[in-house]
Molecule: transfer RNA
Organism: Nanobdellota archaeon
RNA sequence: GGGCCAGUAGCCUAGCCUGGAUAGGGCAUCUGCCUUCUAAGCAGGGAGUCGGGGGUUCAAAUCCUCCCUGGCCCA
Numbered sequence: 001g002g003g004c005c006a007g008u009a010g011c012c013u014a015g016c017c018u019g020g021a022u023a024g025g026g027c028a029u030c031u032g033c034c035u036u037c038u039a040a041g042c043a044g045g046g047a048g049u050c051g052g053g054g055g056u057u058c059a060a061a062u063c064c065u066c067c068c069u070g071g072c073c074c075a
Stems, first nucleotide, its partner, number of pairs: 001074007010027004020058001029045005051067005
């Protein structure tokens, strides 16, 4: 220098190919119930610029483009 893959909440992850308008789930955390207490269980809540900028579109996590970070391969 070239190619490929990945980046979504504190952590992990689905959705991306085939655009559809509250971004889903698990763990953790908080509140309540239960319990002598803790754990477990049950109910509920908060937390997301979907890595960043730009573009296309009525509409972008999803399509196009440039960049950043990490990994692998080629030279």